[in-house]
RNA sequence: GGGCUCAUAGUUCAGUGGCUAGAACGUCGCCCUUACAAGGCGAAGGUCUCCGGUUCAAGUCCGGAUGAGCCCA
Numbered sequence: 001g002g003g004c005u006c007a008u009a010g011u012u013c014a015g016u017g018g019c020u021a022g023a024a025c026g027u028c029g030c031c032c033u034u035a036c037a038a039g040g041c042g043a044a045g046g047u048c049u050c051c052g053g054u055u056c057a058a059g060u061c062c063g064g065a066u067g068a069g070c071c072c073a
Base pairs, nucleotide, nucleotide: 001072002071003070004069005068006067007066010025011024012023013022018056027043028042029041030040031039049065050064051063052062053061
């Protein structure tokens, strides 16, 4: 220098262009227990990396930027 893949909650990840973006783990509260763990119930937590474009509507499609990983030279 060229190519490919990826970027969504604290972490690991789902998410067919269309209802209020979800799960597990973690965190917090309550129940249970003499107490702890396990278990049950509930809650908080998101500028979907950024800038544009397409569309009635974008996490999703298109272009660019940034970052990460891999391959080639």

Transfer RNA from a Nanobdellota archaeon, 73 nucleotides, folded computationally. NCBI's taxonomy places the organism under Archaea, Nanobdellati, Nanobdellota. It matches the Rfam family "tRNA". Rfam classes the family as a transfer RNA. The prediction has a mean pLDDT of 81.